A computed fold for a 1467-nucleotide RNA from an uncultured prokaryote, annotated as small-subunit ribosomal RNA. The coordinates come from a structure-prediction model, not an experiment, and the mean pLDDT is 85. Its Rfam family is "Bacterial small subunit ribosomal RNA". Its family is annotated with ribosome and structural constituent of ribosome in the Gene Ontology.
[in-house]
RNA sequence: AGAGUUUGAUCAUGGCUCAGGAUGAACGCUGGCGGCGUGCCUAACACAUGCAAGUCGAACGCGAAGGUCGCCUACGGGCGGCUGGAGAGUGGCGCACGGGUGAGUAACACGUAGCUAACCUGCCCCGAAGGGGAGGAUAACCUCUGGAAACAGGGGCUAAUACUCCAUGAGCUUACAGAGUGUAGAGGUUUGUAAGGAAAGCUGAGGCGCUUUGGGAGGGGGCUGCGGGCCAUCAGCUAGAUGGUGGGGUAAGAGCCUACCAUGGCACCGACGGCUAGGGGACCUGAGAGGGUGACCCCCCACACUGGGACUGAGACACGGCCCAGACUCCUGCGGGAGGCAGCAGUGAGGGAUAUUGCACAAUGGGCGCAAGCCUGAUGCAGCGACGCCGCGUGGGUGAAGACGGUUUUCGGACUGUAAAGCCCUUUUCUGUGUGACGAGGAAGGACGGUAGCACAGGAAGAAGUCUCGGCUAACUACGUGCCAGCAGCCGCGGUAAAACGUAGGAGGCGAGCGUUAUCCGGAGUUACUGGGCGUAAAGCGCGUGUAGGCGGAUUGUUAAGUUGGUUAUGAAAGCUCUCGGCUAAACUGAGAGAGGUUGACCAAGACUGUCAGUCUAGAGUGGAUGAGAGGUAAACGGAAUUCCGCGUGUAGUGGUGAAAUGCGUAGAGAUGCGGAGGAACACCAGUGGCGAAGGCGGUUUACUGGCAUCCAACUGACGCUCAGACGCGAAAGCAUGGGUAGCGAACGGGAUUAGAAACCCCGGUAGUCCAUGCCGUAAACGAUGCACACUAGACGUUCGUAGUCGUGAAGGCUAUGAGUGUCGCAGCUAACGCGAUAAGUGUGCCGCCUGGGGAGUACGGUCGCAAGGCUAAAACUCAAAGGAAUUGACGGGGGCCCGCACAAGCAGCGGAGCGUGUGGUUUAAUUCGAGGAUACGCGAAGAACCUUACCUAGGUUUGACAUGGACGUGGUACUCAAGGGAAACCUAAAGGACUCUUCGGAGAGCGUUAACAGGUGCUGCAUGGUUGUCGUCAGCUCGUGCCGUGAGGUGUUCGGUUAAGUCCGCAAACGAGCGCAACCCUUGCCGUUAGUUACAAGUGUCUAGCGGGACUGCCCGUGGCAAACGGGAGGAAGGUGGGGAUGACGUCAAAUCAGCAUGGCCUUUAUAUCCAGGGCGACACACACGCUACAAUGGCGCGUACAAUGGGUCGCGAAGCCGCGAGGUGGAGCCAAUCCUAAAAAGCGCGUCGUAGUUCGGAUUGCAGGCUGCAACUCGCCUGCAUGAAGUCGGAGUUGCUAGUAACCGCGUAUCAGCACGGCACGGUGAAUACGUUCCCGGGCCUUGUACACACCGCCCGUCACGUCAUGGAAGCUGGUUACGCCUGAAGUCGGGAAGCCAACCGAAAGGGAGCUACCGCCGAAGGCAGGACUGGUGACUGGGACGAAGUCGUAACAAGGUAGCUGUA
Repeated sequence: AGAGUUUGAUCAUGGCUCAGGAUGAACGCUGGCGGCGUGCCUAACACAUGCAAGUCGAACGCGAAGGUCGCCUACGGGCGGCUGGAGAGUGGCGCACGGGUGAGUAACACGUAGCUAACCUGCCCCGAAGGGGAGGAUAACCUCUGGAAACAGGGGCUAAUACUCCAUGAGCUUACAGAGUGUAGAGGUUUGUAAGGAAAGCUGAGGCGCUUUGGGAGGGGGCUGCGGGCCAUCAGCUAGAUGGUGGGGUAAGAGCCUACCAUGGCACCGACGGCUAGGGGACCUGAGAGGGUGACCCCCCACACUGGGACUGAGACACGGCCCAGACUCCUGCGGGAGGCAGCAGUGAGGGAUAUUGCACAAUGGGCGCAAGCCUGAUGCAGCGACGCCGCGUGGGUGAAGACGGUUUUCGGACUGUAAAGCCCUUUUCUGUGUGACGAGGAAGGACGGUAGCACAGGAAGAAGUCUCGGCUAACUACGUGCCAGCAGCCGCGGUAAAACGUAGGAGGCGAGCGUUAUCCGGAGUUACUGGGCGUAAAGCGCGUGUAGGCGGAUUGUUAAGUUGGUUAUGAAAGCUCUCGGCUAAACUGAGAGAGGUUGACCAAGACUGUCAGUCUAGAGUGGAUGAGAGGUAAACGGAAUUCCGCGUGUAGUGGUGAAAUGCGUAGAGAUGCGGAGGAACACCAGUGGCGAAGGCGGUUUACUGGCAUCCAACUGACGCUCAGACGCGAAAGCAUGGGUAGCGAACGGGAUUAGAAACCCCGGUAGUCCAUGCCGUAAACGAUGCACACUAGACGUUCGUAGUCGUGAAGGCUAUGAGUGUCGCAGCUAACGCGAUAAGUGUGCCGCCUGGGGAGUACGGUCGCAAGGCUAAAACUCAAAGGAAUUGACGGGGGCCCGCACAAGCAGCGGAGCGUGUGGUUUAAUUCGAGGAUACGCGAAGAACCUUACCUAGGUUUGACAUGGACGUGGUACUCAAGGGAAACCUAAAGGACUCUUCGGAGAGCGUUAACAGGUGCUGCAUGGUUGUCGUCAGCUCGUGCCGUGAGGUGUUCGGUUAAGUCCGCAAACGAGCGCAACCCUUGCCGUUAGUUACAAGUGUCUAGCGGGACUGCCCGUGGCAAACGGGAGGAAGGUGGGGAUGACGUCAAAUCAGCAUGGCCUUUAUAUCCAGGGCGACACACACGCUACAAUGGCGCGUACAAUGGGUCGCGAAGCCGCGAGGUGGAGCCAAUCCUAAAAAGCGCGUCGUAGUUCGGAUUGCAGGCUGCAACUCGCCUGCAUGAAGUCGGAGUUGCUAGUAACCGCGUAUCAGCACGGCACGGUGAAUACGUUCCCGGGCCUUGUACACACCGCCCGUCACGUCAUGGAAGCUGGUUACGCCUGAAGUCGGGAAGCCAACCGAAAGGGAGCUACCGCCGAAGGCAGGACUGGUGACUGGGACGAAGUCGUAACAAGGUAGCUGUA
C1' cells in the first nucleotide's frame, strides 16, 4: 500500500466482498510447563447454609461458671468473704467508610472552568478561655401478667462521661448606635450599649477525655458558563407555570413551600414529546481528523425486593437501621409473626457462556480501644478455566544402500527424505532426593510455603496439533463421485478425464495452539472538516417575490469580541510516549520527564473580520432624453376557410382505403352558383426574429398597465447578493356552477384488418376542446445545466440602441461601443460525449439536492384538496449488481455505393406417370452403422448373390483368426493327405513326411503347453491428430514502426476516382510489410524450331513429343485532374484476366468423420473377441430427394450411307472365319500396343412407311424359352428371343440448371469389377436463345446510422393468469405494555392544630403553673378503585400489492423506423 466482482473488451460511476488489528468472548479439533493478568456481557431473576461491623471494664450498674478461704451439713450440698470475670444491659465512638451493581437518569447526573458577599464540617492539627454548685430518674436486676412465638405490659430497686436545673462567661450569638474600608447592591473589620446561652469525668497519676471560641487541613452542600445521544412521520409547550410582596423553611440562596397580586416564561441556535443510555479518566482502531466502546483499574453519580416516609446523627432520608403499603418466600398453636446475597463463597433458573460453600489477618488499609488487643469475604494468598498477553520445551550432532513402507509415473524415475534406523552427545523441562529464602523497619512472629531458588541423581527419556492448497492468497497430484453427494467470504465449482466435492500422498501457513462464529475500527476519499459530488452515471426546487439567517464596496478613526503572541493557573492518579531502573529476559512493574484543552486569568499587538463614529461614489437606486417588442388585462371590429340551412343549375354516383366496406345519395347526394346562420382559429408577413421570471404570448383597433435597452451623469449614498420557513404565479388533462358548441374528438357504435384485434386504417360520435367564476398544482414544467458578481484568445451571423465617418441628402455601407440571441473555436475543464465570455473554464457568496439496484416516490402518520389526487416519506425482504460514456462486432420490416445465373430476359427441365437409386417411416430375429436446411438424401459405397459384413439365428473355439518377447515341451515334429461324424467350422484319426546353420552338444524356424498379453467396425468427433464440407475464388484478414486516444481501440485498410480484385492512381499522420488477389504451374488456341516410332507410296510433317516465340493497354484517337484507368480503333491466330484447370487468406459453424487411418480415457476378456452355415443389409400401406424413359411426326420404325475424341488391354483386349433370330458360342490371327484389338460412334444425311390414334407412341408388368459370369444367380445378378403391352396426351402450388463452343440434344470411353451402371469421372459430335436493366427475392463486399443484442434477432424482453415459499400493508375484532388527566378511598410520616387524657427534674409552702407527651383533627400523601383517553406491541377470518422460484399458460408492449418513433403528465 491494495485486490476480486457489472463488459466481448474499455474508461469512469457505484455497491458488494477480501487481506489487517482488536475482544470480559463462545463453539469445533487438539493440549507439555511457567509468569503476569482476567473470568454472569443473559434474569436489578429467586435464594438454602456459613461468613462479610464492631469495639471500649481507663464512662456505668449488675454479675454466671470456675478458683480460694471460712462456717454448716441431713454428705446431695448449703451459706459467707476474697478472687474471677462469661453474659446481657446503660453510656461513648463506629455502623453515612470499605465492598457490590448499573435498574433508573438526556439531568448541573458527568466533564471542564469558575462563583458561594448564600453555606456546613464528628474524629485530626495550631491557638485562647473554662470546668463552680445542685437535682430527679431509668434499663439491667427482682417479681407478676399476657403470648405458640416474636415480643409486650404492670409493680419494685439502682449507677454513670445518660438526663435536668442554677451560677460564671468572652474575642460567641442577637438587637441597637458609631467609625473607617469594600461592592452595581447585599459584605467584612472595629468601637460602644443591652440581652442571651457552657462543661464530665476516668486513671495504671504518665495521661485520656469534657465545655466555649478563633484558625487550619481534609471532606461536603448550593449556584453558573461551556461540552458531549437519536427521531421534526414529536411544532408548539407551560398554572407554581414566569415575576413581585408578606410569611414559612433550610447549614445555606431560591416558587423550595404558602397566601395575595401581576401575566408572564420557554421554543426551529429545536421547546414539548418519544426512543435509547449511568458519565468521565480511558480502551480498540486509524497516518491523522475521526469512528466505535465505557469489562478489569481510578474518579464522580445513582440504586440496595418494589413504592412512599421520616427518625437518629457532624454527616443518611441510611445495602447487612426503623415505620407504612405492595408482590414474593418461610414459620405458626391460625390469634399472629419473620425475611430481603446488585457483600464473599455457594444453589436453582436463564443462557452460546463465565470459577472455590478454600487459607490468613503475616503484609497494606479500616473501626474501636491509653494500650494489650478484638473485628475486618476490604485485602494478601491459594484453587478452577489455553480466556488473554509473555516466555520455555517437545531434543542436538552425525548419518545415502538416498533402506523399508506409502504416493505417483512418460516405467526411466520422482517425492516423502537426513527424514528414519544406526552411532555420538545434552538434560531446559520431567521424575526422585537433599537444601531452602526475600517479603518482618529493634527481638520474636509468614496465610502464601517446604513455595521460588539452589545442589545431586536418573533417563531422549513423559510432551504436536490445527487450518488451508481455483483466483483474491503462500501451497498439486492420484483415485472416487458424475448438477448426485457436496463446497462456498466474493467471483463461483460439481452434468465421466474436478488442482474448487470426498479420500490419500505431498505441499503451504501458524504453532500449545489452530480454525469458525459474533462484534468494532480499518481498508471505505462509500457522509468527503481534513477529503466527494449534482448536463447524460444518484443528485438544481416548474418559476418568481421576499422574512429570519449567511455573506458583503472605498476611506479615516475608535474599540479589542474574533485573531496572534507572552506570562500564569489548572487539565487527580493510573494509562500513553521517551529515558533510567527491578524480577535471568519478556509480559509485568518502579522512578523521572513529556504529550494531552474550542479551558480560565492577566498583559501585549492592532494587520484582517466584527463593533461604534465620520466621509466617499465605482455596487444599487432615482431623475432627464430616446427606442424596440406575439409582455399582460378588457372591449370593439375584420376577412378567408370548414360545417349547417334556404333557393337555383344538374344527374348518378359520392366518399374512403394498401384494397375495401360501413356511411351519404333518385325523398336528388357529390359537383356548381347565390344568399344566410354560427362557432373556433387567425394563411401570407414569419426569421435558431421579438417579449416575458417561468408556464407561455401571433388578425386589426382602442383603453389601462408591467418590465427591458441605449444615451446624459443631475440626485441618494452601500440603500447590496442569496434565501430555510412563508406568499404568489404556474401547460395540458381533470373537478364544480352557468353558458356555448363550427371543426376536431377520449368513451361508445359500426366497417375493415387479423389466428384473435378490446388497436393501428375507415364511417359516425358524447364528454372535452371555447367563455365566465372558483378549484386542482402536476409535466421529458428540459439547456435534463439554481441565483448573483468578477476575470480569462478569437472568428462569423442576427435583433434593438448610441456615437463617429463615407454619401448633397436619402437609401445604404464602414468603424467604435452597449444590450440580447445563434454558430464555430484557443486555453482550460470533462469518464467520455462534449462545454468553451449565454462555460460544464478560473474564483467568491448564498440556497436546493444526492449517497448501490429493486421493494417505492409505495405503506403508515401528518397536512392540503369537492373529488381525482398532491406534498412530506420509511421498513421488512431481496439481488451482486443496476446505471453512464465510448469501442469492436453482429443485427435492423435504417440509409448509400457495388457485385454474383441473385432477379430480370431466355433455353431446357424438375414438381404429375412408370421405373431406377438414396432417405424417412413402418415392418422385422436382423432389416448393421454413419451423413440431417443451405453444407444429409445416385452421400461414405470407384460395384452387398457367398465373401465383403460391421447385423440376426444356430453351431463351434478360448493365449485365441493376428503380433511380441519369456519359460517349458516337441522328431514321426512341422507339413501333406485317406477315412468317419457334421451344414460347415470343427472333432476324431490311419498313413506319408520335411527345412536352415552347426563347434555335432545343439541352435533357429515350426508346432504344443503356460503366464504375460492379443482382440473389439464396443462408447465418447463435446478429450484429439489428420482429412473434408461451407461461407467463398468472396476480397478480404493482419503485422512492425510512427501518430491519435486515459483506455478498449483507431489510423494505415477511410476519402475521390478506378478495377474482376485492399487492382491501380491521387489525396491523406502515416510509412512500410505479411497472408490472400494477380502472376509464376498445367492444358487449349497461332507461329517457329528439333526429333521423327506410328501414319501415308516417297518424302513430307496432317500428327506425336519436346524447345522457343507471341499479348505488354505496346501503338493511335477520345474521355479523365492529362493520374490510374475507361471507350473506340489499327495490327494480330488471339486484346485488355484469350478459354479451361490446379491453387481456397485470418477465421466461422464444439459443422462431418473414433466405421478409412492414427489416438487419450472408459468399457469388455469362455466374450462386446474369433470361426462357420444360413438369413439380413434387397422387406413395403406410405412420404421426400436425385435420376432414367416417355407422353410422340423437329417423331417412331425399316433400309442405305458419312464424320470423332479421350481411353483400356497379357489371369488381358481378342480380329477374320464359322454356328446361333439373338444374347452368345467357337476360333484363335494380331497386340505388352501412335503399329493389333476394343470399335459399331450416335445424333446427322438419303429413301420409304406410319397420319394424331393411348397409336407402328410409350415401354412398365408378367409368362415362357435361352445366354454369360461365378463353388453357388431361390431369397438376390446382367443380357437375349418370343409373347404380354400398365401408367402416361407435357404435368398444381412451387422450384432447378445454364451467359458460348455454354445450354440443349447425341453417342463413345473408363475406374470399381468374376459378373452386375439409368450412378461417378472423362471424351468428342451437332449446336442455340437471351441479358432492357439493378426496383424487387436470395447471398455477399465497403461506408454510414440506431441498438436495452455480444450464446450476438433462431437475440433480448414485458404484463396478466396458474403453482410453491417468504416478508409486509389494510381489517370486524381479540389481547398485552407504557403513560398523563379527572373523581373516590387514603397507610406511614413531617408540618399545623390539639378545649380531652397523661405528666419525675424548673417555679411555687401548697393548690396550681410552666414545659413536655399522647389520643384526636387538618393539609399533603404512596398505593388501590372507578371512568374515559393517548402512545406503542402481539394476534386476526378475509383482503392488497411485493420479492423470489432450469425448462407451465396467453399474447408481443419495449430495444432496429422494433414493424403505429418512443417517452412524460393527466382522464